Predicted 3D model of a 161-nucleotide RNA (Lysine riboswitch aptamer) from a sheep gut metagenome. Model confidence (mean pLDDT): 83 of 100. RNAcentral holds the sequence, with entries from MGnify.
């Protein structure tokens, strides 16, 4: 160096199903009313607020199927596109979304608190923190394959050439 693999509540995508969004929007029929309340900030406008009746969806997930996979892939900043949301319109501001053969950061998962993200007590993503789990080193029993403890990272670990 090449190539085949190992971790498991492992990883990602497609498609199905379910739930939530929500009795929300939106339509329809009644009625109030220029006052107040609210629609991310500031100006202007514009729209809602009571009841009746009909009612979604999109995004986010859960679960199962199948399919690639085991830096799987995900986070962070750059940078590059689209013009999506937060009533329109200016100004600002906050969020989303797509790509990257830049750089970085994380061995996997789980649970917990804080913090972002979302409508969210879904569910994701980060920092800590906690026990587990694979693995490899070094050290003690065991005395030959297991127990423990410390300790390291996947640029790592096993086998085969």
């Nucleotide at each position: 160096g090449a190539u085949a693999g190992a971790g498991g509540c492992g990883c990602a995508a497609c498609c199905g199903u379910c739930a939530u969004c929500a009795g929300u929007a939106c339509c329809c029929g009644c009625g109030c009313a220029u006052a107040c309340c609210g629609g991310c900030a500031g100006g202007a406008a514009c729209c809602g607020g009571g009841c009746g009746g009909g009612g979604a969806a999109a995004g986010g997930g859960g679960c199962g199927u199948u399919u690639g996979c085991c830096g799987a892939a995900g986070g962070g900043c750059g940078c590059g596109g689209a013009a999506c949301c937060a009533u329109u319109c200016c100004u600002g501001u906050g969020g989303g979304c797509c790509g990257c053969u830049g750089c970085u950061c994380u061995g996997g998962g789980c649970c917990g608190u804080c913090g972002g993200a979302g409508a969210a007590c879904a569910u994701c993503c980060g920092c800590c923190g906690g026990a587990c789990u694979g693995u490899c080193g070094c050290g003690u029993a065991u005395c030959u394959u297991u127990a423990c403890g410390c300790g390291g990272a996947g640029c790592g670990c096993u086998g085969u050439c």